[in-house]
RNAcentral holds the full RNA, with entries from Rfam. Small-subunit ribosomal RNA, central domain from Gossypium australe, 350 nucleotides, folded computationally. Lineage of the source: Eukaryota > Streptophyta > Spermatophyta > rosids > Gossypium.
Context: one part of a larger RNA
Formats: sequence, C1' cells, structure tokens
RNA sequence: UUGGGCGUAAAGCGUCUAUAUGUGGCUUUUUAAGUCCGUCGUCAAAUCCUAGGGCUCAACCCUAGACAGGCAGUGGAAACUACCAAGCUGGAGCACGGUAGGGGUAGGGGGAAUUUUAGGUGAAGUGGUGAAAUGCGUAGAGAUCGGAAAGAACACCAACAGCCAAAGCACUCUGUUGGGCCGACACUAACAUUGAGAGACGAAAGCUAAGGGAGUGAAUAGGAUUAGAUACCCCAGUAGUCCUACCCAUAAACGAUGGAUACUAGGUGUUGUGCGUUUCAACCCAUGCAAUGCUGUAGCUAAUGUGUUAAGUAUCCCGCAUGUGGAGUACGUUCGCAAGAAUGAAACUC
Repeated sequence: UUGGGCGUAAAGCGUCUAUAUGUGGCUUUUUAAGUCCGUCGUCAAAUCCUAGGGCUCAACCCUAGACAGGCAGUGGAAACUACCAAGCUGGAGCACGGUAGGGGUAGGGGGAAUUUUAGGUGAAGUGGUGAAAUGCGUAGAGAUCGGAAAGAACACCAACAGCCAAAGCACUCUGUUGGGCCGACACUAACAUUGAGAGACGAAAGCUAAGGGAGUGAAUAGGAUUAGAUACCCCAGUAGUCCUACCCAUAAACGAUGGAUACUAGGUGUUGUGCGUUUCAACCCAUGCAAUGCUGUAGCUAAUGUGUUAAGUAUCCCGCAUGUGGAGUACGUUCGCAAGAAUGAAACUC
C1' cells in the first nucleotide's frame, strides 16, 4: 500500500451555503476515447521454463522452442462508461390552493414577585443554621396597610408537544420577514448529489466603548466548621449577568451516530395535512404523505444495544483515526486589542 475502520474501544469538522473536483434518471441516434476481440512490429544476449544433445554422472555447457506481460501500429465489435444530436417525466425546481409553528427581527403594552424609597399602624426583636455567630434593629427594624420608583425574568397552560442548519427559540399585541408540510393540475426538462479550498452563523465565559444595575454573584472581606479550611454552610459584596455597537470562535457545540438516494416484518402513541366511509353534523372506523416517540422481527454488533428516524442491505461524495505518554506541548505561520484560537511535530519513554 491492499485489505479493514469511525454510537460507547483511536476516529464524523459545532452547523450550514457553495466554487473546483468526484459521482449521477429513462428512451433513441452518432462517434469510437475508455472497454473487448484479432493481427503485426518490438521489448539485445545471457538468466528462468520445456524438449533434445555433449562432458563416464552431476554441476556445467550447446541447440531449439515457448508461456505470461508491456508499448506502438493496424483491422473489427458497439452491450456498458464517455461523446454528439433529439426526446421523456418518475429526481429536482418554479407557479397555484391550503395550512401548523416559543423560526428570525423591530416596536408597543401587561401583571405577579423582589428590592429600594416616602408615609400610617405598631413595639422588640429579626435574620440565619445541623447548631450558631457575624449582620439588621429603640436614631423604631422585622410584621402590616395603601402610594412611588427601578431592573431583570415571564408562574399556571406545558406535553415522551411545536419550530429552527446548528447554536437556540415561550407573558401578550402589531408590523415585517425566512423556511417547512399537504393537495391537485399545469410549466421547465436532469437543471441532481457531494463538497477540498472559501464564506456565513455559532451557548456560556471573556474583551473594547457608552449606558444600566433590582435580584443573583467569580474576586474580596467577615462569621462558622475544622487539627488546619485559602472550601462545602451563613452575613455582606466588586466585576459579570441586562441593553447598544464591535470583537472573540470555543463546549460532554452529544443522538458522543457526516450528507444524499434506494430497498428490507409488524404493533402502538403524538403533531401537521389529505382522502374514503357514515351522517343533519361531529365522532367512530379504514387509509396516504411528512414529522416526532415507544416497543420489536430479520439482519448487524465484541458486547451493550441498534432495528424503515439503522448501528441492516447497497451506491456516491466529503471529513477523520493508525499503541501509551511526551502533547494538543515546542517551533514556525495565520488570525486576535488581549485572553487566546487554528494549524501542529520530534527527541525520549514504556
């Protein structure tokens, strides 16, 4: 290298869009590049192999022949791939009619709770814990009543529900906007798929600038616990958490499972949308497509498990792994304000 792999053993890029490339539906025709068949030339000799012969045998030597294969020329075949031309509708897409949705974005509105604040009532505690203490409180706390302000998050509904490429998305209303699914009949006519580089998005934390700051809360300080306690528990509390704009580009970014297509038992739920039957109507019942769960046959699997949402059977394309540690380190390069990110070794070691 071939073979063999990637849910959990090493291994699927965090996700998508898309260029090059690779691969690619059905029918008929053309050409003959690949492909297949024949023929010719050549591939020095020696060697190897086969047959015969010569040294008394053998090694060795001589003579003749041949397999297999490469390359070029030439003659043919036309199924497949490719090419040329024409067509088709099943893949794909546009248009049409419906439809579900926490999909995105901008703006408006709402109530509960919390804290603070100004008053009223009231009077000794409150708070916290395993138990306490620090803390708050006669300068009137805590409790309670109505008033005001602020910021953040949206109880119940809520689901094994829904939507989105992923990250993610939930009070409510409005504007705007993306995608999906179903249906039927027209249109285009393979326009598809994958996707190196490239680009876009990308939780939390973190960075820069201007705001905001209720609650919570790294750091920090105090009280406890303890042999100690730089912790777990408690009282406080800065950055942060929130908003606007720009960065950062990482997560157990997980289904630890790349994408596309086709095929391969059932049973039972849920969501969306059709159709049939029935009826006054709605159910019930039967059934199609799409999505999402559970269970399970065959098969697969080291086992666990998976099992039409495959980890089954196949094809195409991309990515990745190749003993442990050293090490996701060093060096170099690119990016970044920084933090760092990406790429990514070796010596040595067992």
It matches the Rfam family "Bacterial small subunit ribosomal RNA".